């Protein structure tokens, strides 16, 4: 220098103006929506997307179902040892395969429990036997094909073994709570209640009034300041995943769903122009570097109960370690 392998990181920074939204404080009065429950509106301070927030594939927290316990069925996992709240995830290691290598991949229990399967070729493919020769005699010898010819293979076919899993999911679930229609209780009512705009007459003719209770619409909580939490340190433990100790921090939370827009400066990438310098060249010019300047900025993608994983998408850039090859000393 070229080609790779493995791991980790970033995903523009700052300032100004205008908005959206969570929390805290002040104010506790007013206005609006609503029957109520409840919600909205002010000022100040402060927080406001990701490495995948994605797919919703796996595991858990949480909630309800009987304090979810036993059996059957069903589903999942599979070398060994570990990590973890748990896992189908991760780590170390053995074996097999791929790679010159750094490394990568693995659907890696069992075929003397039973069943099933084997393209093409071949006479015959799972039952034993077939073909040719030979012999008293399936007695002996030989056999092309094919991955496999009588002794084996496939468990990524059923099956067996071991282990794990109860079911449903935040539209869970809990609380507050209309109208209408049922239910229960009490009162009034055919000696005419209620209704007919307030009263009387008249008409009409079997319900009416109140209370309680369950459910629905609607609202609140669940829900995000205390956690399987984040950051820093540790001649602390362990090969490692990970664990332990010390110090510091509080870090988005709506619900038709906020996290945005405009302007400026700087940095960087890409495209273009100009100037200067260097190398090569007779020259035209080519390459490299620096400065100025114009345009552009565009990766994948947007939290929705929360967390741990896996998988998938991703313009570009950086760091560390390692491998192979070439060259120079």
């Nucleotide at each position: 220098g070229a080609a790779g392998c493995a791991c980790g990181c970033c995903a523009g920074a700052c300032c100004g103006c205008c908005g959206c939204u969570g929390g805290g404080g002040c104010a506790a009065g007013c206005a609006c929506c609503g029957a109520a429950a409840g919600g909205u509106g002010g000022c100040c301070c402060u927080g406001g997307a990701g490495g995948a927030a994605g797919g919703u594939c796996c595991g858990g927290a949480c909630u309800g179902c009987a304090c979810a316990g036993g059996g059957c069925a069903g589903c999942g996992c599979a070398g060994g040892a570990g990590c973890u709240a748990a896992c189908g995830g991760c780590u170390c290691u053995c074996c097999a395969c791929c790679g010159c290598g750094a490394g990568g991949u693995g659907a890696g229990g069992a075929u003397c429990a039973g069943a099933g399967c084997a393209a093409c070729a071949g006479a015959g493919a799972c039952g034993a036997g077939c073909c040719g020769a030979u012999u008293c005699a399936g007695u002996u010898c030989g056999g092309g094909u094919g991955a496999a010819a009588c002794g084996g293979g496939c468990a990524a076919u059923c099956u067996c073994u071991g282990c794990g899993c109860g079911c449903a999911g935040c539209a869970a679930c809990a609380c507050c709570a209309a109208a209408u229609a049922g239910g229960c209780c009490g009162g009034c009512g055919u000696u005419g209640a209620u209704g007919u705009g307030g009263c009387c007459c008249g008409c009409g003719g079997a319900g009416c009034c109140g209370g309680c209770g369950g459910g629905u619409a609607g609202g609140u909580g669940g829900c995000a300041u205390u956690g399987a939490g984040c950051c820093g340190g540790g001649u602390g433990g362990g090969c490692g995943a990970c664990c332990c100790c010390c110090g510091g921090c509080c870090c988005a939370g709506a619900g038709g769903a906020a996290u945005g827009g405009c302007g400026g400066u700087c940095a960087c990438g890409c495209c273009g122009g100009g100037c200067c310098g260097g190398u090569c060249g007779c020259a035209a010019g080519a390459c490299c570097g620096g400065c100025c300047u114009g345009g552009u900025g565009c990766a994948c993608a947007g939290a929705a109960u929360c967390c741990g994983g896996c998988c998938u998408a991703u313009c570009g850039g950086c760091g560390c370690g390692c491998u192979u090859c070439a060259c120079a000393c």
The RNA shown here (Bacterial RNase P class A) has 329 nucleotides and comes from a Burkholderiaceae bacterium. Of the family's consensus pairs, 91% are formed in the model. The RNAcentral record of the sequence draws on ENA. A source record names the gene rnpB. The source organism's lineage runs through Bacteria, Pseudomonadati, Betaproteobacteria, Burkholderiales and Burkholderiaceae.